Record summary:
The prediction has a mean pLDDT of 81. Predicted 3D model of a 72-nucleotide RNA (transfer RNA) from a soil metagenome.

RNA sequence: GGCGCUGUAGCCAAGUGGUAAGGCAACCGCCUGCAAAGCGGUCAUUCCCCGGUUCGAAUCCGGGCAGCGCCU
Numbered sequence: 001g002g003c004g005c006u007g008u009a010g011c012c013a014a015g016u017g018g019u020a021a022g023g024c025a026a027c028c029g030c031c032u033g034c035a036a037a038g039c040g041g042u043c044a045u046u047c048c049c050c051g052g053u054u055c056g057a058a059u060c061c062g063g064g065c066a067g068c069g070c071c072u
Stems, first nucleotide, its partner, number of pairs: 001071007010024003018055001026042005048064005
């Protein structure tokens, strides 16, 4: 230098055009003599960034940035 994959919450991770599931953690509550366990609730107006397409973009297109891999 070229090619490919990945980037979504504190962590893991689904979602592949119609406005973001789930688990862990955290916080609040119930339960308990107190805790643990269990149960209920809350938790991403900005999905790495900038532009474009579209009535509508996490998703498609272009350009960047970061990580990983392959080739030279």